c-di-GMP-I riboswitch aptamer from a Candidatus Tectimicrobiota bacterium, 91 nucleotides, folded computationally.
Lineage of the source: Bacteria > Pseudomonadati > Candidatus Tectimicrobiota.
[in-house]
RNA sequence: AGACCGAAAAGGCAAACCCCAAGAAAUUGGGGGGCGCAAAGCCACGGGUCGUCCUCCCUAAAUUCAAGGGACCGAAAGCCGGGCUGCCGAA
Numbered sequence: 001a002g003a004c005c006g007a008a009a010a011g012g013c014a015a016a017c018c019c020c021a022a023g024a025a026a027u028u029g030g031g032g033g034g035c036g037c038a039a040a041g042c043c044a045c046g047g048g049u050c051g052u053c054c055u056c057c058c059u060a061a062a063u064u065c066a067a068g069g070g071a072c073c074g075a076a077a078g079c080c081g082g083g084c085u086g087c088c089g090a091a
Base pairs, nucleotide, nucleotide: 005089006088012037013036017032018031019030020029021028022027035078041084042083043082045081046080047079049075050074051072052071053070054069055068
């Protein structure tokens, strides 16, 4: 000095919940709050999840819901992998 790793210190982030705002929704932004986090920094690439719409199915006909299929420059990185970057330094 580097990799794995995660004791300490400094600093950092901020779940639920509450308030305000944006959105059709998932959800997001700000304030309070603090469950937790060594990548809880960044990227929707794979799987999965969530939202909306369409389709399929059913029926004499129709409507609604669920399951299946599809679309989205929809959502989430604090679901699991993967990629990129990064602070400190005990064992």